[in-house]
RNA sequence: AUACAGCUUUGGGGGAUGGUGCAAUUCCACACCGGCGGUGUUUCCCGUCAAGGGAUCAGUCCGCGAACGCUCGUCAAGCGAGCGCCGAACAGGUUACAUUCCUGUACCGACGGUUACAGUCCGGAUGAUAAAAGCGAAAU
Numbered sequence: 001a002u003a004c005a006g007c008u009u010u011g012g013g014g015g016a017u018g019g020u021g022c023a024a025u026u027c028c029a030c031a032c033c034g035g036c037g038g039u040g041u042u043u044c045c046c047g048u049c050a051a052g053g054g055a056u057c058a059g060u061c062c063g064c065g066a067a068c069g070c071u072c073g074u075c076a077a078g079c080g081a082g083c084g085c086c087g088a089a090c091a092g093g094u095u096a097c098a099u100u101c102c103u104g105u106a107c108c109g110a111c112g113g114u115u116a117c118a119g120u121c122c123g124g125a126u127g128a129u130a131a132a133a134g135c136g137a138a139a140u
Stems, first nucleotide, its partner, number of pairs: 001140002004136001006135005015030001017029003031120002033109002035064004043055004059107002068084007089105005111123003
C1' cells in the first nucleotide's frame, strides 16, 4: 500500500398562524421541511504552471434506505435470507455541454392513533437502516 475479519463513533427536518365547526396543528387558506450514494457547466482548496487530486449546491434524474406485505430457516420470541411494494417537474434562460445552476410556475411525502381526513401532532422509535468517518489482526 492492497485487500479484508472485527471494533468504535456518527447517522431526518418541519405550524406557539388564520378560517369553518360540537369537534381539525388532520378540512380550507397561508406558512414550513427535504435521509444516503452517484451524476453535476457553481464556488473554493492543494499543485509554480500543467497534468492530476480534494471539498462543495438535485425532495421530483439513476440507485439505495426506513415502513408495509409474502415466502423460507428457526420450538418460539427475536433474528437472518429472498421476493414484492416503494411518491413527485415542467417551461424558459445561460452554455460547447445542465431534467442538478438561474427565473417562473407546479407537484410529492410509509404504517398505527386521533371528538374530523395528518409530510409537520402522538406512537412503534432512547429503535432500525442506507451510508460516512476512524481504529485495525492474520495474509499478500